[in-house]
RNA sequence: GAGCAUGUAACUCAACGGAUAGAGUAUCAGAUUCCGGUUUUGAAUGUUGAAGGUUCGAUUCCUUCCAUGCUCA
Numbered sequence: 001g002a003g004c005a006u007g008u009a010a011c012u013c014a015a016c017g018g019a020u021a022g023a024g025u026a027u028c029a030g031a032u033u034c035c036g037g038u039u040u041u042g043a044a045u046g047u048u049g050a051a052g053g054u055u056c057g058a059u060u061c062c063u064u065c066c067a068u069g070c071u072c073a
Base pairs, nucleotide, nucleotide: 001072002071003070004069005068006067007066010025011024012023013022018056027043028042029041030040031039049065050064051063052062053061
């Protein structure tokens, strides 16, 4: 330098172009317990990497850029 893949919560991951973007783990609070752990209930978390485009509607489709990984040179 060229090609391909990935980018979503603190972490690991979901989400036919259509409901207020969800789950597990973690964190915080309540219940339980003499205390802690376990269990259970609830809560807070998101510029869906960035900017544009298509569309009535974009996490999803298209373009460019950024970051990471792989392959080739």
Molecule: transfer RNA
Organism: Vaucheria litorea